Description: The RNA shown here (transfer RNA) has 73 nucleotides and comes from Atopostipes suicloacalis. It matches the Rfam family "tRNA". By type it is a transfer RNA. Rfam describes the family as follows. Transfer RNA (tRNA) molecules are approximately 80 nucleotides in length.

RNA sequence: GCCGGACUAGCUCAACUGGUAGAGCAAUCGCAUCGUAAGCGAUAGGUUGUGGGUUCAAUUCCUAUGUCCGGCA
Numbered sequence: 001g002c003c004g005g006a007c008u009a010g011c012u013c014a015a016c017u018g019g020u021a022g023a024g025c026a027a028u029c030g031c032a033u034c035g036u037a038a039g040c041g042a043u044a045g046g047u048u049g050u051g052g053g054u055u056c057a058a059u060u061c062c063u064a065u066g067u068c069c070g071g072c073a
Stems, first nucleotide, its partner, number of pairs: 001072007010025004019056001027043005049065005
């Protein structure tokens, strides 16, 4: 230099042939217990790496770009 992949909640990851984002763990509150842990229930937490474009509608499609990983030279 060229090619490909990843980026989504505090962490690990889902969600696809576009239809309005979820789970587990962690956090907070509660139940239960003589008490604690485990267990059970609830709540909160996200401008989906960033900027643009297409669309009634974009995590998803197009484009540029950042970081990381891999391959080729």